Formats: sequence, structure tokens, C1' cells
RNA sequence: GGACAGUCAUCGCCGAGUCCCCCAUGGCGCGAGCCAGGGGAGCCGGGGACCCAUACGCAGUCCCUGGGGUGAAUCGGACGCCCUCCCCCGAGGGGGUCCGUAGGAGACCUUCCUGCUCCGAACCCGUCAGCUAACCCGGUAGGCGAGAGGGAAGGAAAGG
Repeated sequence: GGACAGUCAUCGCCGAGUCCCCCAUGGCGCGAGCCAGGGGAGCCGGGGACCCAUACGCAGUCCCUGGGGUGAAUCGGACGCCCUCCCCCGAGGGGGUCCGUAGGAGACCUUCCUGCUCCGAACCCGUCAGCUAACCCGGUAGGCGAGAGGGAAGGAAAGG
């Protein structure tokens, strides 16, 4: 001087997932306290009227398939693998890999142009859901340290 891993502090990014108060009880700590827990504010989401929206006639063909929600995370294509229908054929179902893609993110905020990188998961309700005042219910987790910006306009902040 460099690389990797870990801990603490600070700063920051994605996200609604932040802030304040309390300590009866449980856990940790010598302790102050912290976590679980309780309350409040803010934020996010769901359910839920009127009105509105959707639907509506005739004929033919095919079919009897759930539907909805959180979230950016949908929709396709290619190639394998496994299971079931005894086997072949054929059909159905479930994984995997890869390539795209609706969409989303990238250091004060918003909009537009241009360019690059990354993500494009997971879960829930249970046959029920359009919108929706009043009203009701729930959540407030988790992950990360990558920087790729440039230009235009309007703000905000800081300084004088």
C1' cells in the first nucleotide's frame, strides 16, 4: 500500500414501514437503558352507500374455466428435469436454466429530453370484493453500501 471477513459509530439508498411517550409483566444488561409489550402522531393499504360505471338485442360456434388483494415485480419465448393418467401416443400438473418484456429504482424535490447500470421477487384472502361519504379493519417489516451521469425549466435549502 492492497484484498477479504466481522464489530461499533456516523452518513446515506430501496421501501408506507418513521417519530414521541410509558415500564405492570417477560427477556438481555452491573447500570443508564434496550427488545418484546402498551398508548399516541404521521404514513401506507384493505373493506364499505347514493350517484356514476359495468352488464343488456338477434343468429352461429366453442366453453363451464373461480375470483380478488399487497407489491415495481406482469406477460411471452426457447431448452431440459420430475410426477400422474398401467405402458406407447396424447393430456394434465410442478420445479429448473436462459433470453426478452409491462413496470420499478439509481444521493434536495417535481417535470421533460438523452444515456448507462440494476431489479423485474415473494406472499395473503378463501368462492367474497367496481367506484364509494359516513363508518370499520389491518400494517408500520425487511434488505443494502452500487453510484452515471449530462442538458432544460420551476421550486426548496444554504449563504450574503